Context: one part of a larger RNA
RNA sequence: CCCUCGUUAAGGAACUCGGCAAAUUGGCCCCGUAACUUCGGAAGAAGGGGUGCCUUAAACCUUAAAGACGCACAGUCUAAGGGGAUUGAGGUGACACUAAAGAGGCCCAGGCGACUGUUUAGCAAAAACACAUGUCUCUGCUAAGUCGUAAGACGAUGUAUAGGGACUGACACCUGCCCGGUGCCGGAAGGUUAAGUGGCGCGGUUAUUCCCGCAAGGGAAGAAGCUGCAAUCUGAAGCCCCGGUAAACGGCGGCCGUAACUAUAACGGUCCUAAGGUAGCGAAAUUCCUUGUCAGGUAAGUUCUGACCCGCACGAAUGGUGUAACGGUCUGGGCGCUGUCUCAACGAGGGGCUCG
Repeated sequence: CCCUCGUUAAGGAACUCGGCAAAUUGGCCCCGUAACUUCGGAAGAAGGGGUGCCUUAAACCUUAAAGACGCACAGUCUAAGGGGAUUGAGGUGACACUAAAGAGGCCCAGGCGACUGUUUAGCAAAAACACAUGUCUCUGCUAAGUCGUAAGACGAUGUAUAGGGACUGACACCUGCCCGGUGCCGGAAGGUUAAGUGGCGCGGUUAUUCCCGCAAGGGAAGAAGCUGCAAUCUGAAGCCCCGGUAAACGGCGGCCGUAACUAUAACGGUCCUAAGGUAGCGAAAUUCCUUGUCAGGUAAGUUCUGACCCGCACGAAUGGUGUAACGGUCUGGGCGCUGUCUCAACGAGGGGCUCG
């Protein structure tokens, strides 16, 4: 010097990102216990008192010797005595009595998530996931969906109060407007449209005929057959089109003017849009400017709480706003307590170090 412990004057969070760590509290009995609340809770709320040993008493429990009742060696009743545990009273010794050990610190306010659960085996336990609840949607049974090339299997030895998918996430109060785009559902009149049907027409080949040539050969036309291309017509879904649908994906404006101080604008005008953000909330897990402004708390507060609203860029099941209970959650404050600190000291054990 390091590790693990113990104790500490005065102070008591001044430490620090932060009371991290440590300390406090602690069992049992009694008294007592607020806001709020879903009436269950909150609650061991908080806050107090007691606790050893001895003697004694009372009620209670147990035991039935003797006795009583009884035909009974059946059974029932009664406790002087003995024992048990509880309570009361009195006494008694300590600094200290759950005498060692083990055994909640508490309160106030707010964010998030209702809750118990689950998770990154090996840096994250959470506000993430799940959840009961709600909604939409698919599925009529050889179900939809899923796995498999298939056979087949799961779904399910279930049958719409069932099963699959998606979103939301207890509960309370609610969940506004937009269907123009994308998606989905429905429609079938018209437009477009594949293979196929059909074959107008055009082409290849050449039996044959004609022309030139003495011949060899060259050229032209060209039936049938075979063969290549192929128009008009016909031709489904889809797309175009017409409707519906937002707890489907999503979206939810701008400028100008106006009131008898000023300021502001209930009001008016205008442009654009599918429609222009309703209720509620709001410097918020969201606010850039920003340590916004005011109030509270402090001697002093970029955090915190309550308001305001100028919402850079909240907002209603990608749910909005509340909410008792719950949380090894996050944030702020207070009481208690302490070597966290002022500021360090001493002690114990184990290392390091020295000698061997």
RNAcentral holds the full RNA, with entries from ENA. This is a predicted structure of a 356-nucleotide part of an RNA (large-subunit ribosomal RNA, domain IV) from a Candidatus Omnitrophota bacterium. Lineage of the source: Bacteria > Pseudomonadati > Candidatus Omnitrophota. The coordinates come from a structure-prediction model, not an experiment, and the mean pLDDT is 85. Its Rfam family is "Bacterial large subunit ribosomal RNA". Its family is annotated with structural constituent of ribosome and ribosome in the Gene Ontology.